Model confidence (mean pLDDT): 86 of 100. This is a predicted structure of a 346-nucleotide part of an RNA (small-subunit ribosomal RNA, central domain) from a Flavobacteriales bacterium.

Context: one part of a larger RNA
RNA sequence: UUGGGUUUAAAGGGUGCGUAGGCGGAAAGAUAAGUCAGUGGUGAAAGCCCACAGCUCAACUGUGGAACUGCCAUUGAUACUGUCUUUCUUGAGUACGGUUGAAGUAGAUGGAAUGUGCAGUGUAGCGGUGAAAUGCUUAGAUAUUGCACAGAACACCCAUUGCGAAGGCAGUCUACUAAGCCGCAACUGACGCUGAGGCACGAAAGCGUGGGUAGCGAACAGGAUUAGAUACCCUGGUAGUCCACGCUGUAAACGAUGAUAACUCGCUGUUGGCGAUACACUGUCAGCGGCCAAGCGAAAGCGUUAAGUUAUCCACCUGGGGAGUACGAUCGCAAGGUUGAAACUC
Numbered sequence: 001u002u003g004g005g006u007u008u009a010a011a012g013g014g015u016g017c018g019u020a021g022g023c024g025g026a027a028a029g030a031u032a033a034g035u036c037a038g039u040g041g042u043g044a045a046a047g048c049c050c051a052c053a054g055c056u057c058a059a060c061u062g063u064g065g066a067a068c069u070g071c072c073a074u075u076g077a078u079a080c081u082g083u084c085u086u087u088c089u090u091g092a093g094u095a096c097g098g099u100u101g102a103a104g105u106a107g108a109u110g111g112a113a114u115g116u117g118c119a120g121u122g123u124a125g126c127g128g129u130g131a132a133a134u135g136c137u138u139a140g141a142u143a144u145u146g147c148a149c150a151g152a153a154c155a156c157c158c159a160u161u162g163c164g165a166a167g168g169c170a171g172u173c174u175a176c177u178a179a180g181c182c183g184c185a186a187c188u189g190a191c192g193c194u195g196a197g198g199c200a201c202g203a204a205a206g207c208g209u210g211g212g213u214a215g216c217g218a219a220c221a222g223g224a225u226u227a228g229a230u231a232c233c234c235u236g237g238u239a240g241u242c243c244a245c246g247c248u249g250u251a252a253a254c255g256a257u258g259a260u261a262a263c264u265c266g267c268u269g270u271u272g273g274c275g276a277u278a279c280a281c282u283g284u285c286a287g288c289g290g291c292c293a294a295g296c297g298a299a300a301g302c303g304u305u306a307a308g309u310u311a312u313c314c315a316c317c318u319g320g321g322g323a324g325u326a327c328g329a330u331c332g333c334a335a336g337g338u339u340g341a342a343a344c345u346c
Stems, first nucleotide, its partner, number of pairs: 004317003007300002012314001014201004021194003025088007033081002035077008049065006091191001092188003096183004103177007110154001114150008125136002162169002206247006215241002220236004258313006266291009295302002319346003328339004
């Protein structure tokens, strides 16, 4: 490299948009570039291969053939591919009419809880644990009542639910923005699929500047436990967690399962449409789940949401360790990220 693979054995890029490239629906016509056929030229000789011959054989040599799978020219063929022209509607999209949702951004606002402050009642404990102690408390705590303030998160509803490309998204209201789905069949007429580079988004932690800081809480301190205890338990507590702007660009970023399209036995639950509507049943389209036939699979299992049967495109794998390390390059304020070996060893 080929063959073979990528749920769990090595292997699907975190996700999307999209450039080049690759691939691409139906019909007719033209062309003849690819493709196919014929002919001509060329494809040095030697060698290889085949046949025969010459040295007593053989090596060796000679003669002839084949081959040289290629290239050029020319004459044809036109199914497929390409190119050009015309047409089509089923792929794709637009319009129109509906609809659903924790989809996004910004602003406003609500109650419970917690903490703090002030005031009232009230008196000796509270808190914490396996048991304790550190801690708080007669300067009046804990408990309880009222008022005020602060920050963060939104109980019940909540679901095997819904939405989003992924990350993710949950009190309520308003404004703005986007996507999906359904119906209809009016319009465009292949406008499509995938997508190396590229661009954008991307949990948590972390970083920069400025705010904020109730609760929680790395580090840190103390108390316990213990042989020790740099832990698990307890009392405190700084960064952080929150907001704005900028950076970082990684996760078991998981369905450990790339995207798109087609085909393939059934049962069942549920969400949103359509249809009909007073309600229900049944049907159908799109999604989210459960159980299974065939088939697949090493098995576990998957099974119309495939890991089944096929097609196109991209990404990735090639024994374990060394190692996601070194070096170089590149990005970053840094932390570090991306790319990514070898010696050696089993």

Source information
Lineage of the source: Bacteria > Pseudomonadati > Bacteroidota > Flavobacteriia > Flavobacteriales. RNAcentral holds the full RNA, with entries from SILVA.